[in-house]
Context: one part of a larger RNA
RNA sequence: UUGGGCGUAAAGAGUGAGUAGGCGGUUUCUUAAGUUUGAAGUGAAAAGCAGUUGCUUAACAACUGUUUGCUUUGAAAACUGGGGAACUAGAGUGCAGGAGAGGUUAACGGAAUUCCAUGUGUAGCGGUGAAAUGCGUAGACAUAUGGAGGAACACCAGUGGCGAAGGCGGUUAACUGGCCUGUGACUGACGCUCAGUCACGAAAGCGUGGGGAGCAAAUAGGAUUAGAUACCCUAGUAGUCCACGCUGUAAACGUUGAGUACUAAGUGUUGGGGAAACCCAGUGCUGAAGUUAACACAUUAAGUACUCCGCCUGAGGAGUACGCCCGCAAGAGUGAAACUC
Numbered sequence: 001u002u003g004g005g006c007g008u009a010a011a012g013a014g015u016g017a018g019u020a021g022g023c024g025g026u027u028u029c030u031u032a033a034g035u036u037u038g039a040a041g042u043g044a045a046a047a048g049c050a051g052u053u054g055c056u057u058a059a060c061a062a063c064u065g066u067u068u069g070c071u072u073u074g075a076a077a078a079c080u081g082g083g084g085a086a087c088u089a090g091a092g093u094g095c096a097g098g099a100g101a102g103g104u105u106a107a108c109g110g111a112a113u114u115c116c117a118u119g120u121g122u123a124g125c126g127g128u129g130a131a132a133u134g135c136g137u138a139g140a141c142a143u144a145u146g147g148a149g150g151a152a153c154a155c156c157a158g159u160g161g162c163g164a165a166g167g168c169g170g171u172u173a174a175c176u177g178g179c180c181u182g183u184g185a186c187u188g189a190c191g192c193u194c195a196g197u198c199a200c201g202a203a204a205g206c207g208u209g210g211g212g213a214g215c216a217a218a219u220a221g222g223a224u225u226a227g228a229u230a231c232c233c234u235a236g237u238a239g240u241c242c243a244c245g246c247u248g249u250a251a252a253c254g255u256u257g258a259g260u261a262c263u264a265a266g267u268g269u270u271g272g273g274g275a276a277a278c279c280c281a282g283u284g285c286u287g288a289a290g291u292u293a294a295c296a297c298a299u300u301a302a303g304u305a306c307u308c309c310g311c312c313u314g315a316g317g318a319g320u321a322c323g324c325c326c327g328c329a330a331g332a333g334u335g336a337a338a339c340u341c
Stems, first nucleotide, its partner, number of pairs: 003313004007295002012309001014200004021193003025087007033080002035076008048066007090190001091187003094183005102176007109153001114148007124135002161168002205246006214240002219235004257308006265286009290297002314341003323334002326331001
C1' cells in the first nucleotide's frame, strides 16, 4: 500500500521537449479479446460461514446451501478493445492582417561617475549624530576646455508587453522562435499526459584568457562601545563585465502540475476583428452559485467533473549518516536508522 489529501497545516518536480505506458471526438459495417449469459467438466474430504435437525441444553454431531475460480463449448453485441470505410466540432496547415523589453550577433548614441592633460583660482576639501582616519600650498575642492576607459541605459514606464520557466528595457541593422485576430481553402483524430531520457535554468561559486569606471564580500584604518571580529566613515581585493567551459541550486512563489468541458454578473486595461450590438485572445479588480477550518477562491477557480503525471503520511534526529551516482572543487541528486518526545 486502504482511505484521505497537496494556496497558508506534511505534500505540485524550477521549466520545457518527448519515448514506453495510461487515457482519448462523430457515424457506420465487421470481429468477439474484455463484458453479459447458457451448458458440461473440474474445484477431494474434513474445517469455516448461513440455515434446519438430533442427543434434556450446550459443547458435539447430521443434513442442505456456499467453494467467489479454472478449462471446454454455445449465444448476445449495448459499452471498451481489434479491423474496414467515412466525417469535421479536437489538433495541425494554408492565405490575409497584427502587437511585442522573446532570442542571437554586430554597429552606433547621449547623460553621469572616475582618471589624465591644460587654463582660471586659493585654502581648504571630504565625511558625520558629532568626529576622526583620508585628500590638499609638490596647488586639492570648485570651474572651463580637450582626451581616455568601463559599466548601466533617466524620462517614455503602465496590477502595460513578451517568453515554457529562469528572465527580457537606449537606438539601428541582420538572422531567428513563439503568439493573436480574420477566413473556413487544405489534412482528417494526426490528440492529452508523460516513468525513464534529453534540453534550458537567477544569483553566488569554479576553470582558462581578457577587461576593470563605479560598486564592493575579504582586509586595513578611523569612530561608536564596557567590549564592537558589527551597524557609521575613509580606503580597498576577489567579484560584478566579456569569451569559452563547468556548476544545477533559490521564498526557482501565484508557496496553487498539465489538458478538456461546464457553472451569474459588473468594471478597468492590452492586442485584434466588427457598421453596430458585440466577439476572440490576454491581464487586473469587485462579486453570484458553489467551495473552504478560516483567511479567502470564485469563467485566469481553491466551484462541478474526467484523463495523465509528481508528491505527502506526527515532531526532532535530518535533507544528516552510509552506499551509489554526477562535479575540478564547492557541493548536487538519491536518502535511512538507533534514540528522544
Molecule: small-subunit ribosomal RNA, central domain
Organism: uncultured bacterium